[in-house]
Molecule: transfer RNA
Organism: Acidobacteriota bacterium
């Protein structure tokens, strides 16, 4: 230099035939149970605004296509592999 795979919540990770982003596991917080703890069970758990109902933003970064993009297109950044 060229080719392939990947980058989504605190961590891992699903959604990729374009149509509600975050299912699921772990971690964390609150509660139940316990003499106490572990285990187990229940609830909550991205950011901002709002008393609240709710609204806005967010898929590595910046653009493009589209009514609509995690998904398609372009450039770049980072990680892994292959060829030279």
């Nucleotide at each position: 230099g060229c080719c392939c795979g990947g980058g989504u919540a605190g961590a891992c990770a699903a959604a990729c035939u374009g149509g509600c982003a975050a299912a699921g596991u772990c971690a964390g917080c609150g509660g139940a149970c316990u003499u106490a703890a572990a285990a187990u069970c229940c609830g909550c758990c991205g950011c901002c605004c709002g008393c609240g109902a709710g609204g806005g933003c967010u898929u590595g970064u910046g653009g493009g296509u589209u009514c609509g993009a995690u998904u398609c297109c372009c450039a770049c950044c980072c990680c892994g592999g292959g060829c030279a």